[in-house]
RNA sequence: AAUCCACACCCACUCACACUCACGUACGGCAGGAGCGGGGGACCCAGGUAAGCCGCCGGUCCGGGAAAUCCGGAACGGCUUGGGGUGAAGUCGCGCCGACCGCGCGACCGGGCAUCUCCAGCCCGAACCCGACAGCUCACCUCGCAGGCGACGGAGAGGAAUU
Numbered sequence: 001a002a003u004c005c006a007c008a009c010c011c012a013c014u015c016a017c018a019c020u021c022a023c024g025u026a027c028g029g030c031a032g033g034a035g036c037g038g039g040g041g042a043c044c045c046a047g048g049u050a051a052g053c054c055g056c057c058g059g060u061c062c063g064g065g066a067a068a069u070c071c072g073g074a075a076c077g078g079c080u081u082g083g084g085g086u087g088a089a090g091u092c093g094c095g096c097c098g099a100c101c102g103c104g105c106g107a108c109c110g111g112g113c114a115u116c117u118c119c120a121g122c123c124c125g126a127a128c129c130c131g132a133c134a135g136c137u138c139a140c141c142u143c144g145c146a147g148g149c150g151a152c153g154g155a156g157a158g159g160a161a162u163u
Stems, first nucleotide, its partner, number of pairs: 003034003009029002012025002035145006045135001055079004060074005082133001083130004090108007109125005115157005
């Protein structure tokens, strides 16, 4: 973002006044296009400033070595505390915890209450994903277009409908 168009194939059915076994119909599965939304992705710019290196676990292979439960490397598989993404859903302080994660309290800050602003009042600050890895970014690549809920305090502006 939450839309529109089109409808092949698979599977199933024969409902209808009658015919129609599919050029028809319904659910489901699986593919398409337009438009819209997101992620990755050069030069330049930004960032950095000697170079190199840079989390954990597993087995496999390779090299060094007399050898080791030693040293080093390579892909492969897995993990999440580093880092990153969607989102309003963050930052700081104190406390709990062996520590991380997480939890509690407080402050600042962010989001919502049905067109907008102000006042008053009331709520929310989650969840999920990537998997050691990603600045911006043309071409290019790729993903998504879903799910849920049920308001009506005051003042002003503006708009629509009705008469």
The RNA shown here (c-di-AMP riboswitch aptamer (ydaO/yuaA leader)) has 163 nucleotides. Model confidence (mean pLDDT): 75 of 100.